[in-house]
RNA sequence: GGGCCCAUGGUCUAGGGGUUAUGACGUCGCCCUUACAAGGCGGAGGUCGCCGGUUCGAAUCCGGCUGGGCCCA
Numbered sequence: 001g002g003g004c005c006c007a008u009g010g011u012c013u014a015g016g017g018g019u020u021a022u023g024a025c026g027u028c029g030c031c032c033u034u035a036c037a038a039g040g041c042g043g044a045g046g047u048c049g050c051c052g053g054u055u056c057g058a059a060u061c062c063g064g065c066u067g068g069g070c071c072c073a
Base pairs, nucleotide, nucleotide: 001072002071003070004069005068006067007066010025011024012023018056027043028042029041030040031039049065050064051063052062053061
């Protein structure tokens, strides 16, 4: 330098054009316990990497950029 893949709460992840972005772990509160753990109930936490484009409508499709991974040279 060229090609391919990935980027979504603190971490991992579902989603593949349309109603409120899914779940687990973690975290906070309550219940339970003498207490802790486990368990039950509830809450907070995401401007879906950035900038444009397409569309009535974009996390989703297209282009560029940034970052990461793999391969080739």
A computed fold for a 73-nucleotide RNA from a Candidatus Methanomethylophilaceae archaeon, annotated as transfer RNA. NCBI's taxonomy places the organism under Archaea, Methanobacteriati, Thermoplasmatota, Thermoplasmata, Methanomethylophilaceae. The sequence was found in a public genome assembly.